[in-house]
Overview
The part of an RNA shown here (large-subunit ribosomal RNA, domain II) has 685 nucleotides and comes from Bacteroides sp. Taxonomically the source falls in Bacteroides (Bacteria, Bacteroidia, Bacteroidales, Bacteroidaceae). The coordinates come from a structure-prediction model, not an experiment, and the mean pLDDT is 83. Rfam family: Bacterial large subunit ribosomal RNA. The RNAcentral record of the full RNA draws on ENA.

Context: one part of a larger RNA
RNA sequence: ACCUACGAGUUACUUUUACCGGCGAGGUUAAGCGUUUAAGGCGUGUAGCCGAAGCGAAAGCGAGUUUUAACAGAGCGUACAGUCGGUAUGAGUAGACGCGAAACCAAGUGAUCUACACAUGAGCAGGAUGAAGUGUCCGUAACGGGACAUGGAGGUCCGAACCGGUGAACGUUGAAAAGUUUUCGGAUGACUUGUGUGUAGGGGUGAAAGGCUAAUCAAACUUGGAGAUAGCUCGUACUCCCCGAAAUGCAUUUAGGUGCAGCGUGGUGGUUGUUUUUCAGAGGUAGAGCGACUGAUUGGAUGCGAGGGUUUCACCGCCUAUCAAGUCCUGAUAAACUCCGAAUGCUGGGAAAUGUACCAUUGCAGUGAGGGCGCGGGUGCUAACGUCCACGUCCGAGAGGAGAAGAAUCCAGAUCAUCGGCUAAGGUCCCGAAAUGUAUGCUAAGUUGAACUAACGAAGUCUGACUGCAGAGACAGCUAGGAUGUUGGCUUGGAAGCAGCCAUUCAUUUAAAGAGUGCGUAACAGCUCACUAGUCGAGCGGCCGGGCAUGGAUAAUAAUCGGGCAUAAGUCCGGUGCCGAAGACGUGGGAUUGCCCGUAGAGGGUAAUCGGUAGGGGAGCAUUCCAGCGGCGAAGAAGGUGCAGGACGACCUGUGCUGGAGCAGAUGGAAAAGCAAAUGUAGGU
Numbered sequence: 001a002c003c004u005a006c007g008a009g010u011u012a013c014u015u016u017u018a019c020c021g022g023c024g025a026g027g028u029u030a031a032g033c034g035u036u037u038a039a040g041g042c043g044u045g046u047a048g049c050c051g052a053a054g055c056g057a058a059a060g061c062g063a064g065u066u067u068u069a070a071c072a073g074a075g076c077g078u079a080c081a082g083u084c085g086g087u088a089u090g091a092g093u094a095g096a097c098g099c100g101a102a103a104c105c106a107a108g109u110g111a112u113c114u115a116c117a118c119a120u121g122a123g124c125a126g127g128a129u130g131a132a133g134u135g136u137c138c139g140u141a142a143c144g145g146g147a148c149a150u151g152g153a154g155g156u157c158c159g160a161a162c163c164g165g166u167g168a169a170c171g172u173u174g175a176a177a178a179g180u181u182u183u184c185g186g187a188u189g190a191c192u193u194g195u196g197u198g199u200a201g202g203g204g205u206g207a208a209a210g211g212c213u214a215a216u217c218a219a220a221c222u223u224g225g226a227g228a229u230a231g232c233u234c235g236u237a238c239u240c241c242c243c244g245a246a247a248u249g250c251a252u253u254u255a256g257g258u259g260c261a262g263c264g265u266g267g268u269g270g271u272u273g274u275u276u277u278u279c280a281g282a283g284g285u286a287g288a289g290c291g292a293c294u295g296a297u298u299g300g301a302u303g304c305g306a307g308g309g310u311u312u313c314a315c316c317g318c319c320u321a322u323c324a325a326g327u328c329c330u331g332a333u334a335a336a337c338u339c340c341g342a343a344u345g346c347u348g349g350g351a352a353a354u355g356u357a358c359c360a361u362u363g364c365a366g367u368g369a370g371g372g373c374g375c376g377g378g379u380g381c382u383a384a385c386g387u388c389c390a391c392g393u394c395c396g397a398g399a400g401g402a403g404a405a406g407a408a409u410c411c412a413g414a415u416c417a418u419c420g421g422c423u424a425a426g427g428u429c430c431c432g433a434a435a436u437g438u439a440u441g442c443u444a445a446g447u448u449g450a451a452c453u454a455a456c457g458a459a460g461u462c463u464g465a466c467u468g469c470a471g472a473g474a475c476a477g478c479u480a481g482g483a484u485g486u487u488g489g490c491u492u493g494g495a496a497g498c499a500g501c502c503a504u505u506c507a508u509u510u511a512a513a514g515a516g517u518g519c520g521u522a523a524c525a526g527c528u529c530a531c532u533a534g535u536c537g538a539g540c541g542g543c544c545g546g547g548c549a550u551g552g553a554u555a556a557u558a559a560u561c562g563g564g565c566a567u568a569a570g571u572c573c574g575g576u577g578c579c580g581a582a583g584a585c586g587u588g589g590g591a592u593u594g595c596c597c598g599u600a601g602a603g604g605g606u607a608a609u610c611g612g613u614a615g616g617g618g619a620g621c622a623u624u625c626c627a628g629c630g631g632c633g634a635a636g637a638a639g640g641u642g643c644a645g646g647a648c649g650a651c652c653u654g655u656g657c658u659g660g661a662g663c664a665g666a667u668g669g670a671a672a673a674g675c676a677a678a679u680g681u682a683g684g685u
Base pairs, nucleotide, nucleotide: 001685002684003683004682005681006680011094012093013092014091015090017088018087019086020085021084022083023082026050027049028048032044033043034042035041036040054061055060064076065075066074067073097235098234100232104225105224106223107222108221109220115199116198117197118196119195120194121193122192123191124189126158127157128156129154133150134149135148136147137146138145162186163185164184167182168181169180170179201217203213204212205211238620239619240618241617242616243615248261249260250259251258252257262367263366264364265363266362267361268360269359270358272357273354274353275352276351277350278349279348280347281346287340288338289337294334295333299329300328301327302326305323306322307320308319309318310317370395371394372393373392374391376389377388378387379386400411401410402409415589416588417587418586420585422583426579427578428577429564430563431562435576438574441571442570448566449565456551457550460548461547462546463545464544466542467541468540469539477535478534479533480532481531483508484507485506488502489501490500514529518527519526590610591609592608593607594606595605596604597603621674623671624670625669626668627667629665631663632662639658640657641656642655643654644653645652646651
């Protein structure tokens, strides 16, 4: 892992509601007793309980009563049948659907492991060092002192046994539930060890690590209280049919729980509800506005007043690149501003359409973690698959088609069948069903064909509008000229068109030529331009828009439009086909509900409906046992294994082989009554 078996809403009592039955202003017995075919049935038993009357704290009164002074008012009552049993749903008390703690308490069992202690024994190769003391000699007045021997101390040294366990490697379903190898520490001591004893669970013992106390220790183990408790996790078993949620509000020692409300479903009773249109209302949002308030606010003019300067002995004055009230002109602003002010939405009346979709009440729930998208906002960075509200929608609980793939994006809501055709979104070269389709453009970047940018840059290219020059010859190119007063004046060492300053930047000759556009020189020179002529021969410039392209362009495993590829199979605007879904339609079948016909019951017609999690309701199948009834079986029961048929389905039926002794049907009753899951339990493979 698989297979087989087992495996979870039960039972008792009390109670609510619904349905069924008995009796009915009544209903009903409990224990006990009697009888019997004896865990049973029948009879008896009227204690008790519920109901038939309530009100008051009570005395009490009573269709009333209490309050009260009250004949007032007010509160609660005064019509409507109950009760006993059965079945079902829910609730309560019990372990109460099943499994699951860590823990708590009690009584016991443990010191053969280990901790410490007590008693009594045992063990420690070999080597090294050489304390005190003692002896001899020397020395001293005498001690102290010195040398050499002797001696053999020490939680002394090196190192086996023994005890330990420092580093590393191996081992890690091991040889081993702590080891092996190597290395290392102690090794006469606070040493190691044998045997016999002691200390016991909030206790022991502890050179203290919360260590150890039998592979168990921040409170051992065993049994019991005990099925502790678990607002938590997991699991919870056959079929079909109808409807179908919520993830919100308020409260909560409350936030992953619960109560009430909201939303679902079944029953009952009522008569609304929804949409469109019309009429009438309330309102202060969007917008707008602000010489209509409150605040904030741009520029200009004017300048009350102030600051600064000047003058003066001081006042008076005068001035201003300063500030600035008010006024005028001008611009603009607000969630907590409003002189104004929609659209929607909301409320009510009428009409039409639809038809129970509405409301109330009662039984039973689940939900009370929501999420994405669009839109109006808050918060955040006008960040987030962020967060918090409002309105809508979908996912949740929704399959199908498109989007390469992809809960919520687009299309569209799956009763079943169909080798029927039509469409939606989206597609139509190949993968791939359908146009290598049609018409006019654009793009040259593989831009693009998926998703992605900008400021800014650029004789990319197409196009629109305005404007200037041009056969009296434009624009570009080529040829020639581009002069004179003059080296203008000033400045300067120099300044001659060209360092700088000044200016009536003037005049002359001219086809034209600046007191000079740039390069250049120390200054000149030189080159060039403006300008002009000739040549050439038809368009050439400027500016503002639009389309498509271009640079800007940068991310982490191999790249790419889904791929191949494509100059259209890219792109803009049209028009025509086709493909394309569980959509709608055609044909056939089924179910539910309403209505009609009909019936003892059945049945038929017609219309609408039939996605579905939590959940509510309805109808059934199978298993085991029981009762009476009628049956089957050695001419072969149950079971096993093939085949065939039927039922929407759970399942049922027939038959071949096997098997070898019991079995099933209809009706009713009763349950140890259905397994894929619980890291389920046991067995097998």